[in-house]
């Protein structure tokens, strides 16, 4: 210089004016002051919080996770490693348990497709037809029941051997997934489990339009099922408990479309310091940083950056909170930083 | 906001317990008829919303995306 890898940053700056939202001071006019993101997004896990009376204990059912350890309030996340695949290499990618429990599934092609087959060849006999051996070589699939050589044979074959893979056993090293070595065996149990299924572990259900209060207005109503302590109290079934004497459920039809509060100090945020490879925990010190609700957070100008044409205009991602948080996935114009791997070329 | 449901022919819809995709209508020829409708025959209908995975093989399973519908306030 170039081609790549991998990790974090930013997400235009200052200023003036003229608005909206919230506090906080004032009788009030009107001073001060804070005001969107890294994903505020999809809503895809997991949790606070609230309500279902408490959801107590047990089966069934549905659903979810799946290689070790280890972090976490908790996860499907996230961090160290093991296998296993790409890559030259920095690195990357991995739903990765169990196919000798059981069940199913393999279309077409193909002689034969799951305790396998003999189509063409190859050997023997035979004149021929064809009977026998065989599985080395063709051929068909996504897959044909170890692979290379080498002996062996009528021709072949783990039939013998040698390496290599594979299986069981042993011994070493490691928390552990699992690495390594040695000893036997001729080679078995071939593939799907994001096909039912099996093992292990988790999960009650709704959801801030949850819940509470108050104000206003109305036909204080009707149908349909259920039921006499049954039924109903958010899959279901027993068990325990409770509550309900006209009561649940659904569905009609009526009314009201207003406010308070839940609401924003938090698994908070910066920084240093100790511990640990690390995710992360501790401890100490600072900080208070939207709370709308027909839904505030903006709008116009100037100077300075920066990109395109031309000299005076245009552009400037991706997208806006809506009870909060820890995460994944998605989307993002340009702009900068570190770290390391190849190549080339100079010293 | 918060929860559920769908996307296959120009349209409405099947097929979703994996094996190469079809009905009706609609269009196109042809036959019938002086000519047109109706019948009758034959036909071509396609990125299975998109993309990625699992498998030998995906409309079907899985996961990410995109669009489209639907339901959900109080009060008695």
């Nucleotide at each position: 210089u170039c081609a790549g890898a991998u990790g974090g940053u930013u997400g235009g700056a200052c200023g003036a004016u003229u608005g909206c939202u919230g506090g906080u001071a004032g009788a009030a006019a009107u001073a001060c002051u804070a005001g969107a993101g890294g994903a505020a997004a999809g809503u895809c896990c997991g949790g606070g919080c609230u309500c279902c009376a408490c959801c107590a204990g047990a089966g069934c059912a549905a659903g979810g996770u799946g290689c070790u350890g280890g972090a976490u309030a908790a996860c499907a996340u996230c961090c160290a490693g093991c296998g296993g695949g790409g890559g030259a290499a920095a690195c990357c990618c991995u739903a990765g348990g169990g196919a000798a429990a059981g069940u199913g599934c393999a279309a077409c092609a193909g002689a034969g497709a799951a305790u396998a087959u003999a189509c063409c060849g190859c050997c023997a006999c035979g004149c021929a037809a064809g009977u026998g051996g065989u599985a080395a070589g063709g051929g068909u699939g996504a897959a044909a029941u170890g692979g290379u050589g080498u002996g062996g044979u009528a021709a072949g074959a783990g039939c013998g051997c040698a390496c290599c893979g594979c299986a069981u056993c042993u011994c070493u090293g490691g928390c552990g997934a699992c690495a390594g070595a040695g000893a036997u065996g001729g080679c078995a149990u071939g593939g799907c489990a994001a096909a039912c299924c099996c093992c292990a572990c988790c999960u009650g259900g709704a959801g801030c339009a949850a819940g509470a209060c108050c104000a206003a207005a109305u036909a204080g109503g009707a149908a349909u099922a259920a039921c006499g302590a049954c039924g109903u109290g958010c899959g279901u079934u027993c068990u325990g408990g409770c509550a309900u004497a006209g009561u649940u459920a659904u569905u009609c039809g009526g009314g009201u479309a207003g406010g308070u509060u839940g609401c924003u100090a938090g698994a908070g945020g910066u920084g240093u310091u100790u511990g640990g490879c690390a995710a992360c925990a501790a401890a100490c010190a600072u900080c208070c940083c939207a709370g709308a609700u027909g839904a505030a957070u903006a709008a116009u100008c100037g100077u300075c950056a920066c990109c395109g044409u031309u000299u005076a205009c245009g552009g400037a991602a991706c997208a806006g909170a809506a009870c909060c948080c820890g995460g994944c996935u998605u989307a993002c114009a340009g702009a900068c930083c570190a770290u390391c791997u190849g190549a080339u070329a100079u010293u | 906001g918060c929860g559920g449901g769908c996307g296959u022919a120009g349209c409405u819809c099947a097929g979703c317990u994996g094996g190469u995709a079809g009905a009706g209508u609609a269009c196109g020829a042809g036959c019938u008829u002086c000519c047109c409708a109706a019948g009758c025959u034959c036909g071509g209908u396609g990125u299975c919303g998109c993309g990625g995975g699992u498998u030998c093989g995906a409309a079907u399973c899985c996961c990410g995306u995109c669009g489209c519908c639907c339901g959900c306030u109080c009060c008695a």